[in-house]
Annotation: Model confidence (mean pLDDT): 81 of 100. This is a predicted structure of a 74-nucleotide RNA (transfer RNA) from a Clostridia bacterium.
RNA sequence: GGCGGUGUAGCUCAGUUGGCUAGAGCAAACGGUUCAUACCCGUUAGGUCGGUGGUUCAAGCCCACUCGCCGCUA
Numbered sequence: 001g002g003c004g005g006u007g008u009a010g011c012u013c014a015g016u017u018g019g020c021u022a023g024a025g026c027a028a029a030c031g032g033u034u035c036a037u038a039c040c041c042g043u044u045a046g047g048u049c050g051g052u053g054g055u056u057c058a059a060g061c062c063c064a065c066u067c068g069c070c071g072c073u074a
Stems, first nucleotide, its partner, number of pairs: 001073007010026004019057001028044005050066005
């Protein structure tokens, strides 16, 4: 350099053929329980979906460029 994969919450990941509000588990905060801690139960917060632009009535999803990481290859 060429080809392919991947990027979504602090971490690990889902998200179907583009469609109303972006979700789960763990972690965190708060509450319940306990003499207390842990376990367990409940609630809450936390995301400009890597970035920019485009298509569309509508984009995490489609297109172009670009950045990071991983693999194959010359």
The organism belongs to Clostridia, within Bacteria.
It was read from a public genome assembly.
Rfam family: tRNA. It is annotated as a transfer RNA. Rfam links the family to the GO term triplet codon-amino acid adaptor activity.